[in-house]
RNA sequence: UCGAAGCGGUUCGGGGAUUCGCUCUCGGGCUCGACCUCGGUCGGGUUCGGGAGAGGAAAGUCCGAGCACCACAGGGCAGAGUGCCAGGUAACGCCUGGUGGGGGUGACCCCGAGGACAGUGCCACAGAGAGGAGUCUGCCGAGCUGCACCCGAAAGGGAGCCGCUCGGUGAGGGUGAAAGGGUGAGGUAAGAGCUCACCGGGCCGGCGGUAACGUCGGUCGCACGGCAAACCCCACUCGGUGCAAGACGAAAUAGGGAAGCGCUCGAGGGUGGCCCGCCCGAGCUUCCGGGUAGCGUCGCACGAGGCCCGCGGUGACGCGGGUCCCAGAGGAAUGAGUCCCACCCACGCGAGGCGACGAACGUGGGAACAGAACUCGGCUCAUGAGCCCUUCGACCAC
Numbered sequence: 001u002c003g004a005a006g007c008g009g010u011u012c013g014g015g016g017a018u019u020c021g022c023u024c025u026c027g028g029g030c031u032c033g034a035c036c037u038c039g040g041u042c043g044g045g046u047u048c049g050g051g052a053g054a055g056g057a058a059a060g061u062c063c064g065a066g067c068a069c070c071a072c073a074g075g076g077c078a079g080a081g082u083g084c085c086a087g088g089u090a091a092c093g094c095c096u097g098g099u100g101g102g103g104g105u106g107a108c109c110c111c112g113a114g115g116a117c118a119g120u121g122c123c124a125c126a127g128a129g130a131g132g133a134g135u136c137u138g139c140c141g142a143g144c145u146g147c148a149c150c151c152g153a154a155a156g157g158g159a160g161c162c163g164c165u166c167g168g169u170g171a172g173g174g175u176g177a178a179a180g181g182g183u184g185a186g187g188u189a190a191g192a193g194c195u196c197a198c199c200g201g202g203c204c205g206g207c208g209g210u211a212a213c214g215u216c217g218g219u220c221g222c223a224c225g226g227c228a229a230a231c232c233c234c235a236c237u238c239g240g241u242g243c244a245a246g247a248c249g250a251a252a253u254a255g256g257g258a259a260g261c262g263c264u265c266g267a268g269g270g271u272g273g274c275c276c277g278c279c280c281g282a283g284c285u286u287c288c289g290g291g292u293a294g295c296g297u298c299g300c301a302c303g304a305g306g307c308c309c310g311c312g313g314u315g316a317c318g319c320g321g322g323u324c325c326c327a328g329a330g331g332a333a334u335g336a337g338u339c340c341c342a343c344c345c346a347c348g349c350g351a352g353g354c355g356a357c358g359a360a361c362g363u364g365g366g367a368a369c370a371g372a373a374c375u376c377g378g379c380u381c382a383u384g385a386g387c388c389c390u391u392c393g394a395c396c397a398c
Stems, first nucleotide, its partner, number of pairs: 001394006008388005014341007022053015055369001059380002062378005067242004074276004079238005084098005099113001100111004114233002119231002121227003136173002138169007146161002149158003181199006200222001201220008246298004256288006268280003305324008343366006352357001
């Protein structure tokens, strides 16, 4: 210098002009309908002009909230979730900082990180033994049979090998993901925390830290392996339903018949997994046969809002000031064409540079993922390009 890589960080997600369209909105013209106080009000259609019109993820709908309704959501059971510490936040399973553990050469990344002496359960295959274990091989001791040897005149004695029986050992070998702390030395018949040193571990204390925890000292030969992403235990959190919530309006309103249950000793409803409690409560359920509607408006775009500056904080974030108004459709608009600019890639040319390289210019090509539906905060997944950091490789110069 060029290239590649990293669940690293960060920024952007094209801009302008014009033509034809779409949705909403403001103003004007024309026109239609309704109403009445008779020239106004309201509503619709059409046309002209102006303005606005998707995203970083609008996505998955996985968490947490706002908002709405039902008790101002209360007690219990069941159920679900979270799980090192501290902080941030409206809240969170999110974010920030830290602790501990793990990975990487490194930048940096990952952790589903409470409890395994409360109890139950599981640990496949292999292996003798998988948890208050165990002798398959091996080592050691004793006894016995057999074989052959040595000493001795003999009786007898000694040492060895093969095998068997009994006992010791849990060191070595072997099995396994895991074999009841590890390494070394002493010790022993052989061995063993049996003893000792170091490492690891339990307990106690000092010091540092808000804490998780760290560190130092003492003490204890070690005081029963793993799995809680098995049940379970502990601590904390959680009422339910979702804008088809819900509110208002319009239309219709009617009632009747039959059967059963009930009227305060209360059926039924709100009420949703259940029980209680709370509220409403005189009607309710089934069948027969009917009426109207299946529409409009609001909710719904000023919000935990965006941008800029200052201050505090390591940071997430907070506080203060200024400034801006930024889609609201609803079978669902936000589109298409042409030209120019910007960006990226390839090729050509080649300013410049000692060189690897390569500015400017020209030609050609490319531009992804994807589409609001009540709204926010997160997470996750999809995706194009640039810059920064770090590492690696190649090349160049000194």

Model confidence (mean pLDDT): 77 of 100. The RNA shown here (Bacterial RNase P class A) has 398 nucleotides and comes from uncultured Sandaracinus sp. Of the family's consensus pairs, 98% are formed in the model. The sequence was found by an Rfam model in a public genome assembly. It matches the Rfam family "Bacterial RNase P class A". The family's RNA type in Rfam is ribozyme. NCBI's taxonomy places the organism under Bacteria, Pseudomonadati, Polyangiales, Sandaracinaceae, Sandaracinus.